[in-house]
RNA sequence: AGAGUUUGAUCCUGGCUCAGGAUGAACGCUAGCGGCAGGCUUAAUACAUGCAAGUCGAACGGUAACAGGUCCUUCGGGACGCUGACGAGUGGCGGACGGGUGAGUAACGCGUACGCAAUCUACCCCACACAGGAGGAUAGCCCCGGGAAACUGGGAUUAAUACUCCAUAUUAUUCAACAUAGGCAUCUUAUUUGAAUUAAAACUCCGGUGGUGUGGGAUGAGCGUGCGUUCUAUUAGUUAGUUGGUGAGGUAACGGCUCACCAAGACUACGAUGUUUAGGGGUCCUGAGAGGGCUAUCCCCCACACUGGUACUGAGACACGGACCAGACUCCUACGGGAGGCAGCAGUAAGGAAUAUUGGGCAAUGGACGAAAGUCUGACCCAGCCAUGCCGCGUGCAGGAUGACAGCCCUACGGGUUGUAAACUGCUUUUAUACGGGAAAAAAUCUCCGAUGUAUCGGAGUAUGAUGGUACCGUACGAAUAAGCAUCGGCUAACUCCGUGCCAGCAGCCGCGGUAAUACGGAGGAUGCAAGCGUUAUCCGGAUUCAUUGGGUUUAAAGGGUGCGUAGGCGGAAUGAUAAGUUAGUGGUGAAAGCCCCCGGCUCAACCGGGGAACUGCCAUUAAUACUGUCAUUCUUGAGUAUAGUUGAAGUGGGCGGAAUGUAUCAUGUAGCGGUGAAAUGCUUAGAUAUGAUACAGAACACCGAUAGCGUAGGCAGCUUGCUAAACUAUAACUGACGCUCAGGCACGAAAGCGUGGGGAGCAAACAGGAUUAGAUACCCUGGUAGUCCACGCCGUAAACGAUGAUCACUCGCUGUUGGCGAUACACAGUCAGCGGCUUAGGGAAACCAUUAAGUGAUCCACCUGGGGAGUACGGUCGCAAGAUUGAAACUCAAAGGAAUUGACGGGGGCCCGCACAAGCGGAGGAGCAUGUGGUUUAAUUCGAUGAUACGCGAGGAACCUUACCUGGGCUUAAAUGCAGGACGAUCGUCCGGGAAACCGGUCUUCCCUUCGGGGCGGCUUGCAAGGUGCUGCAUGGUUGUCGUCAGCUCGUGCCGUGAGGUGUCGGGUUAAGUCCCAUAACGAGCGCAACCCUUGUUGCUAGUUGUUUUCUCUAGCGAGACUGCCCCGCAAAACGGGGAGGAAGGUGGGGAUGACGUCAAGUCAGCAUGGCCCUUAUGCCCUGGGCUACUCACACGCUACAAUGGGUGGUACAGUAGGUGGCAAUGGGGCGACCCGGAGCUAAUCCUCCAAAACCAUCCUCAGUACAGAUUGCAGGCUGAAACCCGCCUGCAUGAAGGUGGAGUUGCUAGUAACCGCGUAUCAGCAUGGCGCGGUGAAUACGUUCUCGGGCCUUGUACACACCGCCCGUCACGUCAUGAAAGUCGGAAACGCCUAAAGUCGAUGGGCCAACCCCGAUUUAUCGGGGAGGUAGUCGCCUAGGGCGGAGCCGGUGAUUGGGACGAAGUCGUAACAAGGUAGCCGUAGCGGAAGCUGCGGCUG
Repeated sequence: AGAGUUUGAUCCUGGCUCAGGAUGAACGCUAGCGGCAGGCUUAAUACAUGCAAGUCGAACGGUAACAGGUCCUUCGGGACGCUGACGAGUGGCGGACGGGUGAGUAACGCGUACGCAAUCUACCCCACACAGGAGGAUAGCCCCGGGAAACUGGGAUUAAUACUCCAUAUUAUUCAACAUAGGCAUCUUAUUUGAAUUAAAACUCCGGUGGUGUGGGAUGAGCGUGCGUUCUAUUAGUUAGUUGGUGAGGUAACGGCUCACCAAGACUACGAUGUUUAGGGGUCCUGAGAGGGCUAUCCCCCACACUGGUACUGAGACACGGACCAGACUCCUACGGGAGGCAGCAGUAAGGAAUAUUGGGCAAUGGACGAAAGUCUGACCCAGCCAUGCCGCGUGCAGGAUGACAGCCCUACGGGUUGUAAACUGCUUUUAUACGGGAAAAAAUCUCCGAUGUAUCGGAGUAUGAUGGUACCGUACGAAUAAGCAUCGGCUAACUCCGUGCCAGCAGCCGCGGUAAUACGGAGGAUGCAAGCGUUAUCCGGAUUCAUUGGGUUUAAAGGGUGCGUAGGCGGAAUGAUAAGUUAGUGGUGAAAGCCCCCGGCUCAACCGGGGAACUGCCAUUAAUACUGUCAUUCUUGAGUAUAGUUGAAGUGGGCGGAAUGUAUCAUGUAGCGGUGAAAUGCUUAGAUAUGAUACAGAACACCGAUAGCGUAGGCAGCUUGCUAAACUAUAACUGACGCUCAGGCACGAAAGCGUGGGGAGCAAACAGGAUUAGAUACCCUGGUAGUCCACGCCGUAAACGAUGAUCACUCGCUGUUGGCGAUACACAGUCAGCGGCUUAGGGAAACCAUUAAGUGAUCCACCUGGGGAGUACGGUCGCAAGAUUGAAACUCAAAGGAAUUGACGGGGGCCCGCACAAGCGGAGGAGCAUGUGGUUUAAUUCGAUGAUACGCGAGGAACCUUACCUGGGCUUAAAUGCAGGACGAUCGUCCGGGAAACCGGUCUUCCCUUCGGGGCGGCUUGCAAGGUGCUGCAUGGUUGUCGUCAGCUCGUGCCGUGAGGUGUCGGGUUAAGUCCCAUAACGAGCGCAACCCUUGUUGCUAGUUGUUUUCUCUAGCGAGACUGCCCCGCAAAACGGGGAGGAAGGUGGGGAUGACGUCAAGUCAGCAUGGCCCUUAUGCCCUGGGCUACUCACACGCUACAAUGGGUGGUACAGUAGGUGGCAAUGGGGCGACCCGGAGCUAAUCCUCCAAAACCAUCCUCAGUACAGAUUGCAGGCUGAAACCCGCCUGCAUGAAGGUGGAGUUGCUAGUAACCGCGUAUCAGCAUGGCGCGGUGAAUACGUUCUCGGGCCUUGUACACACCGCCCGUCACGUCAUGAAAGUCGGAAACGCCUAAAGUCGAUGGGCCAACCCCGAUUUAUCGGGGAGGUAGUCGCCUAGGGCGGAGCCGGUGAUUGGGACGAAGUCGUAACAAGGUAGCCGUAGCGGAAGCUGCGGCUG
């Protein structure tokens, strides 16, 4: 730092995904050790059990337990608080700290910076002063009761540092007075005077400790303020103690904190109020930073303690382990009542993917109490569990190649790899194990001594370790005790084999898997990390993908329809002042920890300690004054005004006009009119259409008319006129920044539509009819209503577009035009304001824009952030309605998109070609037969070929064979061949038997050479190599078809373009041709075209057997000839074209061979070859018989015909190619004939096949199912062949079917061609209507390129690229999913009104009760009674948690049914869009229709 993914490829836009880091994690596999840290993120759910806050006898009365002592004793024990100590109790201090949790809280809660002249502060420190006297109770203890318990009542007696009263009181508090000083408004301080009120506690070892008052300090707390602090406007208004004042109350203190009265304020678009979410910060993670995310551990603050409320005590609480009340829940109960609160440490249950021990110790640190010893301390220090994280260590090191053997794996079988890995040799011992030693953390307190500054220090001594016999050290031992996980298609480091066969599976994205998977599973190997490795989840990054740094808006998402204008934002020139912004210095603060740097301590590191820096912030203060702001003064260039002209479909009201159309009437006139692709509906003999005249009606204004004009936009068109507005030009007279933009707001706003009333000629949604069509709810036609028009009122939207917001400034040119100025002028220059075209720089992804910017800058507004869902739902606002506006989410996809490129395609265009059409000739399609194919059948009917480019094709020849198929019978190294070993010498073969044969069984017989070892030959046997027409032509080679013998297909260099790519190859001519010429940012070249090759036509020469009498013909070879060479004309020229001469042949003379780059995964594994897979007593091999020849049917290529241009009979004539010895066969004979019997010649220019036939001549037939046609069948024969039954060909006789020229449509052919006629040949024993050749006779037609098919070039459009057999839209049907509505129903939160109201504060009352102080009285010598003061139970009042009732709103769940949406392999219906998509499309609106959609009106060009 980037990468993958939209396309055939490209550039861009844009989303998705990945690589990095991190975590309180979890899960899977695995696991040796140690250090340091961390460990319920969920149910603020419920909790068994134990512990977590006590302490003080130096405050007190005392003595339940223990120990000591004294006394007594019946020796059991008892008494005595006497001592150490001390249960319970009074009292003091502490339980407000420490520890936990994050429910609530969007708040002065937190952070930061200030303030309190508006405050408090126990314990601690400093200073000053003080402590006199008196008194009455009460707990405990004892006694008597109640109760199951918790607990509690009564009586008697008693103490204090508990309580009360009096005294004193400089101070303190309150009040009053005076003056001075200070400050920050209220005020404050100091001094003086007066008045009133309020204190104390003792203990003691006599050292002291403690107490009271006041002031100060320290610490802690409280309050106030500025700034910052989540989302939502589909929450816009909120608030009655509310805002302020006066007074009072209350508080430590200010304050509506509370109350009474008065006023009507307060907050809010700079977001109040409401809903939702959330403890805040230091920090932590990430990031280059700015930012974004987070708030576990540690620290600070806050809040809470079962839920809600309340106060008490206290310095401090409205109190986690206190109290009271209410509620829910749990527990005990004798049913009467009681008890409880782990969000302390452990632990349990539950929830959950998930988070530990009911451990040790107060040794250290810290805390409470205490004078202290000490006690308490789940704070804390330690240990245990967990790879949860970070860090460190180890699992050995060195040598060792014949790259060992073996194994796994791969292989081209040679080898490669695992792999220096191992073995082996040497070394080490961290760690593990065993044994031994063994810490630091500990010094205070305490005791003793000393010093002085009297509360501390110094010295000495004694004691104390949970961790822990741990860390650490030493010795011994021996490589000994220790490696896994993930990945290996690209991104992304790492590749092979096997299995599987769109299955099983993988997957972060793209995507793998349908028989050769580097992508699934396994294996081998490799790569990465390593005691861990992967996966999942979440956050940041990459993402400049919310853009301050740092984005955009013509066409990709995105400029508001337009204007006016408020708030707001921004703002011309000059001078001065100020100092808010700004800049600089200084001071304070920014806790510690953390980050960073340096140093140090654990062997290193993590970790820890010390120091520094930083903390980009806030506050204060001083200074500066360029810029911005503010204030003041001035200026004219921005803006406006004035004056004078000019311009225009600018607006609005009125008047007028002609053409056209329609209707009415009259007239002329007669049979049609109208309409269309063609028709029909319609109109018309009741007189239409047409023509003429007259009248009326409504609407629109031809020509002019124009990329002309005007208007902000929508929009505006006959002429004239009233009113209104604007722009421009000139002058530079006036004002003096008055400006720009504009959220909300207001106004205007095409068409359609709505309301009311008019109007209605034409046109025309809907509707009706006629056509078209498979259908036609359309396009076309005939009608036709709303509407279109007017007035008034709504609506407020359009492709309202320049798809381009407004304003200002700047930046090359050329050219046209409108309106002015200027000039004598209607030439020409110049200038201002508009409207257009082209173009440089620049910009842009490109197309393109380019002074009318999409360039360069400035200001303001609007808008965008992947596609779909969706401009939908819900809610709000507006509207009469239609609807408009605002405007989501769930879910789903990996794209959607822009521009340009190359192709392909178009029922786009242009040019051109081809038997492509046309013009002709002959066929096929109908019949019969032959052949092939499909189908069907079958045991098998072997297989392949299937539009053109399969179908008389592979097959150039299936009776057996072929043969691959079927039936049955056999063989298993096999039917063939090679090598090696062995036995054998007839093993071959003969014969016999079985058998359909193959084969099996038997029988006979015993090879050659030899150096005698053996060898050859032959089969047999054993082993090694087989064999397969089994599969895959979509694994292949080779080969073939087709486009197409079409004229194309490319390359090098250069140039253009960001690039794909273009240019060249385009353009003008021309050609059969990318053939040639010209032009040209191209210049050249290659494969194709042409030519070179063969053949044929003319001719020369040479040679010539088999031809002949020579010439000649013929055969073979070598040449000549034809090249637009010559002439004329045309074209600008050239190329070329037209004509002509000559010539056998004339413009490639005819024909053949020759097939560019490529396309069709075209055909062929069955011609051959071949990878892989499959079979191996069979899917191989042999044999018999059968089948490939089946037969209702369909198709294709043919043959023969349907007849007289013919058929029959007779006669006469003329070829060429080719073949031949297991052959062709003359000739002779036989047979009606096929053929047979003999058989010359010929290994071929010799002989043979070989008489060509059609034609011609003559004759018969005379238009009929025939003297046409020949199928079919019967009989008799012939040939081949072992063998013609299935299943051959031929002959003779007989038979004599269909068929009378063939529907739609279709095929071949342009000259020696079609057509007709015969001949030859390959295959082959035999079999030809087929194939390949040969000659004979021998035409017709082509105007021409509109149309059909195919092709070529250029251009255009495209949403296609598997490329139109493409793509693609909507309804319907089925399945799944999320969601809206819905009669309702269930729940939640927060308010409001009314009723009720616990505990409790405050207030009132208080007849009941009360020891202290005061007074009186009594009895009597310490008591009693009464009264007062004071207090209090109880009662009442206000408030109030909670409860109840009620109505309204909000949020959520669910709901029969219902609406659309998304997705799904091949469902149904159509064909809307993309090409002119077959009616151009799209936008808005309205109507209609199964559906896409159609139609009307207006608009746009995309």